[in-house]
RNA sequence: AGAGUUUGAACCUGGCUCAGGAUGAACGCUAGCGGCAGGCCUAACACAUGCAAGUCGAACGGUAACAGGGCCUUCGGGCUAGAUGCUGACGAGUGGCGCACGGGUGCGUAACGCGUAUGCAAUCUACCUCUAUCUGAAGGAUAGCCCAGAGAAAUUUGGAUUAAUACUUCAUAACAUCACGUAUUCGCAUGAAUGUGUGAUUAAAACUCCGGUGGAUAGAGAUGAGCAUGCGUCCUAUUAGCUUGUUGGUGAGGUAAUGGCUCACCAAGGCUACGAUAGGUAGGGGGCCUGAGAGGGUGAUCCCCCACACUGGUACUGAGACACGGACCAGACUCCUACGGGAGGCAGCAGUGAGGAAUAUUGGACAAUGGGCGCAAGCCUGAUCCAGCCAUGCCGCGUGCAGGAUGACGGCCCUAUGGGUUGUAAACUGCUUUUAUACGGGAAUAAACCUCUCUACGUGUAGAGAGCUGAAGGUACCGUAAGAAUAAGGACCGGCUAACUCCGUGCCAGCAGCCGCGGUAAUACGGAGGGUCCAAGCGUUAUCCGGAUUUAUUGGGUUUAAAGGGUCCGCAGGCGGGAUAUUAAGUCAGUGGUGAAAGCCUACAGCUUAACUGUAGCACUGCCAUUGAUACUGGUAUUCUUGAGUAUGGUUGAAGUGGGCGGAAUAUGUCAUGUAGCGGUGAAAUGCAUAGAUAUGACACAGAACACCGAUUGCGAAGGCAGCUCACUAGCCUAAUAUUGACGCUGAGGCACGAAAGCGUGGGUAGCGAACAGGAUUAGAUACCCUGGUAGUCCACGCCGUAAACGAUGAUCACUCGACAUUGGCAAUACACCGUCAGUGUCCAAGCGAAAGUGUUAAGUGAUCCACCUGGGGAGUACGAUCGCAAGGUUGAAACUCAAAGGAAUUGACGGGGGCCCGCACAAGCGGUGGAGCAUGUGGUUUAAUUCGAUGAUACGCGAGGAACCUUACCAGGACUUAAAUGUUUUCUGACAGGCUGGGAAACCAGUUUUUCUUCGGACAGAUUACAAGGUGCUGCAUGGUUGUCGUCAGCUCGUGCCGUGAGGUGUCGGGUUAAGUCCCAUAACGAGCGCAACCCCUAUUCUUAGUUGCUACCAGGUAAUGCUGAGGACUCUAAGGAAACUGCCCGCGCAAGCGGUGAGGAAGGUGGGGACGAUGUCAAGUCAUCACGGCCCUUACGUCCUGGGCUACACACGUGCUACAAUGGCGAGUACAAAGGGCUGCUACCUGGUGACAGGAUGCAAAUCUCUAAAACUCGUCUCAGUUCGGAUUGAAGUCUGCAACUCGACUUCAUGAAGCUGGAAUCGCUAGUAAUCGUAUAUCAGCCAUGAUACGGUGAAUACGUUCCCGGGCCUUGUACACACCGCCCGUCAAGCCAUGGAAGCCGGGGGUGCCUGAAGUCGGUCACCGCAAGGAGCCGCCUAGGGCAAAACUGGUAACUGGGGCUAAGUCGUAACAAGGUAACC
Repeated sequence: AGAGUUUGAACCUGGCUCAGGAUGAACGCUAGCGGCAGGCCUAACACAUGCAAGUCGAACGGUAACAGGGCCUUCGGGCUAGAUGCUGACGAGUGGCGCACGGGUGCGUAACGCGUAUGCAAUCUACCUCUAUCUGAAGGAUAGCCCAGAGAAAUUUGGAUUAAUACUUCAUAACAUCACGUAUUCGCAUGAAUGUGUGAUUAAAACUCCGGUGGAUAGAGAUGAGCAUGCGUCCUAUUAGCUUGUUGGUGAGGUAAUGGCUCACCAAGGCUACGAUAGGUAGGGGGCCUGAGAGGGUGAUCCCCCACACUGGUACUGAGACACGGACCAGACUCCUACGGGAGGCAGCAGUGAGGAAUAUUGGACAAUGGGCGCAAGCCUGAUCCAGCCAUGCCGCGUGCAGGAUGACGGCCCUAUGGGUUGUAAACUGCUUUUAUACGGGAAUAAACCUCUCUACGUGUAGAGAGCUGAAGGUACCGUAAGAAUAAGGACCGGCUAACUCCGUGCCAGCAGCCGCGGUAAUACGGAGGGUCCAAGCGUUAUCCGGAUUUAUUGGGUUUAAAGGGUCCGCAGGCGGGAUAUUAAGUCAGUGGUGAAAGCCUACAGCUUAACUGUAGCACUGCCAUUGAUACUGGUAUUCUUGAGUAUGGUUGAAGUGGGCGGAAUAUGUCAUGUAGCGGUGAAAUGCAUAGAUAUGACACAGAACACCGAUUGCGAAGGCAGCUCACUAGCCUAAUAUUGACGCUGAGGCACGAAAGCGUGGGUAGCGAACAGGAUUAGAUACCCUGGUAGUCCACGCCGUAAACGAUGAUCACUCGACAUUGGCAAUACACCGUCAGUGUCCAAGCGAAAGUGUUAAGUGAUCCACCUGGGGAGUACGAUCGCAAGGUUGAAACUCAAAGGAAUUGACGGGGGCCCGCACAAGCGGUGGAGCAUGUGGUUUAAUUCGAUGAUACGCGAGGAACCUUACCAGGACUUAAAUGUUUUCUGACAGGCUGGGAAACCAGUUUUUCUUCGGACAGAUUACAAGGUGCUGCAUGGUUGUCGUCAGCUCGUGCCGUGAGGUGUCGGGUUAAGUCCCAUAACGAGCGCAACCCCUAUUCUUAGUUGCUACCAGGUAAUGCUGAGGACUCUAAGGAAACUGCCCGCGCAAGCGGUGAGGAAGGUGGGGACGAUGUCAAGUCAUCACGGCCCUUACGUCCUGGGCUACACACGUGCUACAAUGGCGAGUACAAAGGGCUGCUACCUGGUGACAGGAUGCAAAUCUCUAAAACUCGUCUCAGUUCGGAUUGAAGUCUGCAACUCGACUUCAUGAAGCUGGAAUCGCUAGUAAUCGUAUAUCAGCCAUGAUACGGUGAAUACGUUCCCGGGCCUUGUACACACCGCCCGUCAAGCCAUGGAAGCCGGGGGUGCCUGAAGUCGGUCACCGCAAGGAGCCGCCUAGGGCAAAACUGGUAACUGGGGCUAAGUCGUAACAAGGUAACC
């Protein structure tokens, strides 16, 4: 110090989350030791038991217990109370002091409670210290003891008697108190102090060792307490008004003391937006945690203060209390009881129960420190000092150290004959002994008091010496012994965040702080190995601060992210121009006081170190006082003119209010002309119209709005304002002077204005027009469209008070480059140009900004004031309050829920957005499909099986280029288990194998039979050994390879530079052009790559070369005929190499690229035609069944072999084809012309036979030689429009061929049979020239073939294209976007289901507080008789006040509730499709 998370990516805004530290903690796992700390945070809940406050005999009367004393004794002890309180002592009692300290807790308290600083001239203070004076006399009681009694007890009554340092009285008395005078001094004031005079009032206690101790009064000190004041001290305004002893005065009472503290009277005040009152919460501080700090949080332990002591009230005693271990009363609770009455208060220390996630021993000692009493010894002390329990925290130590590599065994992992890792780790060798264990030694803390002795002064005090005293504790510490011996775990390992692999699991189980993992290869779940981090601990949970500048004083924002009030005026408040003087409040400086100690920090020191502790210092940022300074701010006074006003002149404008006037249009009415429609729409219909509409003309009337001018214009604070004109009102601007003299700016509350809609009352109503009605549209259409139409729109008056009331930009002031336009003035003018003030706009520099943008009209730079914001949703909702007639407005939450929501911009994709362009995309044509029959594929169905795959385009005559067996993967049955085949290897054999026979469906089983070659190396075959099995089982979503498609579309990128914070852009855009990102021009781009084109092949022309198997013009020979032969290379052809075409030439257009031309030339002309060739990528596209391959699965089977069956099924649906429906034809006969390819298990001439398929012979050819080998066409004839001489399905019969085998299930032939079908609905496909159409041929596969398929080949050979509006697809540019899985996207609302929190609600049940009335204990105070007492006084009675109790009404606040409202959340529910694109009616308020 930052990091993760919104996006395809990026920049912001913004929340959520993490890493750090801390804790009185708790929980989980684990645990060796010690030191120092800490330890009921919850029930201020209830408490058994023990202890926690007594002491003094040197105040007193005394003598219950003990001892001394007496007697006996076996010396252990026993007995007696016989005498005396005689002595030490001492129960109970009187009296004194203490019990108000110490200890506990945090209920209450928002307060002078606490903190800090002051004051008391308004006060008290026992014990202690000092000073002064005094300490005389008298009296009566009472407890105790004794006697008698009541009661269960607690307790209590009566009688007699008694003491005091108990009580009372008298005396004396002032420096005390009071009253009246008087003098001086002081103080801010009320006043105070010091003298002085007179008068009045009030004291005492004794004990004694005779030293003293004690007592009384007065003064002073110290200590402690009380009171008062300034400042500071939580949340809520959805608490805005509160208050009657209240505020003040006078007087009195009361108190230690001031004071409404209390009372009487008088006045009507007092507090409050600088937050009163009310409600909620809470002890405060020093400090503690965190933080760089400022702050935020907190108030355990220790210290200070406060409050409390079962709950509430009350006083007494006392120096001090309204009293934790005192009293009285009331209440609740618990206990005892003889039922009549009594007792109690752990928030002291232990301990118990309960509550709770959770917090200890019914311990030891007064040795030390401190406290009470006492002269003292001493007693008491759960204060305290110690010990026990607990890893609760902090700190320290240890669990060993060194060597040791066959890098052992084992584990785990891998590319696995081997390697890596665990790992120098272990074993093993040597060393050490902290700690633990055993044994031994063994402290400091202790010095006093006291006793004894001595010294100084002298009956005492001070000093010195000796003696006595240790709970902790036989503890700390030290020594000795033996021996690695006694001692390591927890969490984590996807990113943040250090640390990775295997197995299991398979959206299951589970994990998770956030993002998120898990659906068969999980570094994220569980286990293991390994690793990382801490370590006697480690993790989790909870809470606080931090990070978070995410409440921003330091240190944020508000055009669009959350956020500027709709606008103006304006009280309070805040801020405020120039000069001079003064003051010194703010401000600054010095000084003084205080800021307790502890803590923090620094230094040093003590425990072996540290934690811990001690000593010293700093600090304590604060408050108060005082002295000084005077620039700035403030106050006061004087003054100035520039801010701001005012006066005068002049413009200006849709500024406002009221009145008057006007024309056009529309509707309506009347009259007239006139006839059948009008109107309306995408198209219609409703509607109007023969009772005369619409249309046209004239007249009349009504209401509303004001065309043109008109604009990027003007005015107004905003809303808003538009015909003309009059009146009234207000404003801006400007010119030049004058005048006032800071009069200013902003503005919480407040007041006023405030579009539209809406409301009330009364008018008005032409047009338009919510609601409503009808007609359409539609699946529906409560809409969009149409026809009508009521409120309303208009006027007057009164409400409402909101809008995307927007420039989404508060007001004011100052400053900061420019350009252009324009409005209103002024100035100057010449029909250029130009100045100045105030506006209105556009573009831009700097700057700012996340960017878009803004930019003198700031969103720049500064100043002042106001308003507002702090994640999204819930929600501008609920409740409350307030305003309103209502509608509703204003103010304005929470629970719950999500990890995002959002802004601007980028690249894509998309649009029922735009522009440009292309394509058999449409159009123009030709021919098909869809109808029929058949073939074939698919779906479906069926089946034992109908094996599997392919499924929009891009599956469906596809894998399959050929299923009768085989293929074959499927089914049924029968068999086999190292098993079929192959390779390598060891050994052996020359027989096995094979043949034959039998069984069997076959595989196979059983039997039988007989034989190798050799160059002698071996080959071959078989058996055998070893190794490697096999799988068409799964996953194409683990993959390679390969293929389809967009698409032969023109695109896709890179380097450097430049622009941008960045994603990214530029280049690649623009203007032209092209088939093309093809080329040219322009250009912050310049170049380059993959694509395009070209290079390659075929084809069209020609040349050269070469002529066999090809060719044959000339020459020759020969035949019935034929290049048949000699010969030839001319031609065709063959096959190798060249040439040729490049917009090269011409004309026109154009800058160029290029385009156009009936151009020339040329075989070919603008890519000549065709093919191969397929950029970056897309579809998790297809294929694990071509092959390969990871993982998983099967192993007497999911492997392998065999027979038979199936893949060929058949109600049906679809795709692709063939054949047709006929005359451009069918049939018969005749006559021609190809290319390409194949051929030895082959193609076969030719001959013979057969109607034919074919068969039997025979020949040529491993091929330019032989052979397969043409059909349409043409000629002639016939048929004459019909289910036919069309069509050929189907079926019957007979055959041919292949093949072990044609039944399921082959093809072909012949004869016979002769079905549907007469050109095909909606719809849809192909094709632009040697193309479509049509005709045949060949080949692969193959024994044969279901081939009408596929792939090639040639023959004949068209029509049409105006054109790009539309459909489809694509390219480029641009635009919008809430899409990015990218429109097959996203997404809204109701309803239905589950869960959750919440509002309302008849009621029901509580709680705290207040008010009124009644009652009223104890007690203080006041009054008072007849009773008691000599008296003081008391009992009793009366009165006031009050705790508590009761009653009543109302307010507030909780819980619960039938029912009800909306809200949130929840993989796959229903209905629609509202929004995002022009979202299909632009959206929104």

Predicted 3D model of a 1485-nucleotide RNA (small-subunit ribosomal RNA) from an uncultured prokaryote. The sequence is in RNAcentral, with records from ENA. Its mean pLDDT, the model's own confidence on a scale to 100, is 82.